Notes: The part of an RNA shown here (small-subunit ribosomal RNA, central domain) has 350 nucleotides and comes from an uncultured bacterium. Rfam family: Bacterial small subunit ribosomal RNA. Model confidence (mean pLDDT): 90 of 100.
Context: one part of a larger RNA
């Protein structure tokens, strides 16, 4: 070196580009490196197996033959695999036509509500709860009507929808911009797949500077509640939440299911394209691609459930797991302004 596993028992990196690696579609000629097969050299001794002898057997140990892994020349064959060279078009990519969408990223804009301010009406309350208090109100409050500011979010539509790789994206308009599905079959010819390291994006909270602040609200004051009440409910309230530019780099970042490709009985909704078939136009209706759900053959699974969006059969790369606690730690590296983040043990326990 060879095992068995990762939906929940230990185990898929939060996603993505992508270097080295590793793997790689039909033909074909060539070469033989890696595969085979002959010869032929070396293969110490000691070990192995066979045969023999020596201690009283045996272990043990002395002779004699073999066999062996590997390795050097050499001749040879050539399926497979690499190198080299020709050729396809089915994988990949491009064109040419359509399409659907909260994909992203700038500026602009619009209504509803809260809240605060002015103003008028109006007068004794109002709020809040299980119930009350604290709060606010006679210096005029809640209630109502006009006017203004400002912030932050976009009801109905709306979905079991839809778009993103993942986070995550939802008011309308405009510009700048990624990807995706579908038809054609018109070009390029294997230009692919994975992917250690790297590099990048990465809710929320938290950090730094400015800037904003309606609502809401850790901390915190204050009423209740209680035996207490560091709390669940009430008044109030500050970081924060919001914007710009950098940091952090984590999550039940979950489908707790890594990418990519094939293959394997059906059923039914629903998104988006296409042909057909219909129709005044349309829908249902047949047929196909892609996406997204539920049910379910076969097989699988310990069940529980998966089941063409596999957890079924198989490939190719990567990534993790090896009893439980010590341990998402300690030491040491590396990031980080900090908070802390990755990488990661041991002794000791059962």
């Nucleotide at each position: 070196c060879u095992g068995g596993g990762c939906g929940u028992a230990a185990a898929g990196c939060g996603c993505g580009u992508g270097u080295a690696g590793g793997c790689g579609g039909c033909u074909u000629g060539g070469u033989a490196a890696g595969u085979u097969g002959g010869a032929u050299g070396u293969g110490a001794a000691a070990g192995c197996u066979c045969c023999u002898g020596g201690c009283u057997c045996a272990a043990c140990u002395g002779g004699g033959a073999g066999a062996g892994g590997a390795c050097g020349u050499u001749c040879a064959a050539u399926a497979c695999u690499g190198c080299c060279g020709g050729g396809c078009u089915a994988g990949a990519g491009g064109g040419c036509g359509a399409c659907a969408g909260a994909g992203g990223g700038a500026g602009g804009u619009g209504g509803a509500a809260u809240u605060c301010c002015c103003g008028g009406u109006g007068u004794a309350g109002u709020g809040g709860u299980g119930a009350a208090a604290u709060g606010c109100g006679u210096a005029g409050a809640u209630a109502u009507c006009g006017g203004g500011a400002g912030g932050a979010a976009c009801a109905c539509c709306a979905g079991u929808g839809g778009c993103g790789a993942a986070a995550g994206c939802g008011g309308c308009c405009u510009c700048c911009u990624g990807g995706g599905u579908c038809g054609c079959a018109c070009c390029u010819g294997a230009c692919g797949c994975u992917c250690a390291g790297a590099c990048g994006c990465g809710a929320a909270a938290g950090c730094u500077a400015g800037g904003g602040g309606a609502g809401c609200g850790a901390a915190c004051g204050g009423g209740a509640u209680u035996a207490g009440a560091a709390a669940c409910c009430c008044c109030g309230g500050u970081a924060g939440u919001c914007c710009u530019a950098g940091c952090c780099g984590u999550a039940a970042a979950c489908g707790a299911u890594g990418u990519a490709g094939a293959c394997u009985u059906g059923g039914u909704g629903u998104c988006g394209g296409u042909g057909g078939g219909g129709u005044a136009a349309a829908a249902g209706c047949c047929a196909u691609c892609g996406g997204u759900g539920c049910c379910g053959a076969a097989g699988c699974a310990a069940a529980c459930g998966c089941g063409a969006u596999a957890a079924g059969u198989c490939u190719a790369c990567c990534g993790c797991c090896u009893g439980g606690g010590g341990a998402c730690u300690a030491c040491g590296g590396c990031c980080g302004c900090a908070a802390g983040g990755u990488u990661a043990a041991a002794a000791c326990u059962c």